[in-house]
Molecule: c-di-GMP-I riboswitch aptamer
Organism: soil metagenome
RNA sequence: GAGAAAGGCAAACCCGAAGCGAUUCGGGGACGCAAAGCCACGGGUCUGCGCCCGCAGAUAGCCGGGCUGCCGAA
Numbered sequence: 001g002a003g004a005a006a007g008g009c010a011a012a013c014c015c016g017a018a019g020c021g022a023u024u025c026g027g028g029g030a031c032g033c034a035a036a037g038c039c040a041c042g043g044g045u046c047u048g049c050g051c052c053c054g055c056a057g058a059u060a061g062c063c064g065g066g067c068u069g070c071c072g073a074a
Base pairs, nucleotide, nucleotide: 001071008033009032013028014027015026016025017024018023031061037067038066039065041064042063043062044059045058046057047056048055049054
């Protein structure tokens, strides 16, 4: 980050499975994404327990940040 090239990922929804739950995994499916690759460090939001602080968890396709990666015009 372009009127390139090769590709990649995969929202909602449906089916199956796991979980108290948020949600996650597999298959189908594509809304989109130049990191929609990885990380829970900070913030936000969500869930469970307590109901008073707080504790445990989820979300990276909520934001910031860190690490890594393909191509190559201006």